RNA sequence: GUCCCUGUAGCGCAAUGGAUAGCGCGUUGGACUUCUAAUCCAAAGAGAGUGGAUUUAAAUCCCACCUGGAAUG
Numbered sequence: 001g002u003c004c005c006u007g008u009a010g011c012g013c014a015a016u017g018g019a020u021a022g023c024g025c026g027u028u029g030g031a032c033u034u035c036u037a038a039u040c041c042a043a044a045g046a047g048a049g050u051g052g053a054u055u056u057a058a059a060u061c062c063c064a065c066c067u068g069g070a071a072u073g
Base pairs, nucleotide, nucleotide: 001072002071004069005068007066010025011024012023013022018056027043028042029041030040031039049065050064051063052062
């Protein structure tokens, strides 16, 4: 250089173009316990890498760029 993949909560991931983007771990509060752990209940926390296009409607489709990774010479 060419080509492919990836980017969503603190971390790991999900979501057929259609309601207020979910799950696990973690965090916080509470219950239980003599205390801790375990268990149970609840809460907080992200608008999707950036910009644009299409659409009644975009995390999802299209384009460009950026980050990380793989293949090839």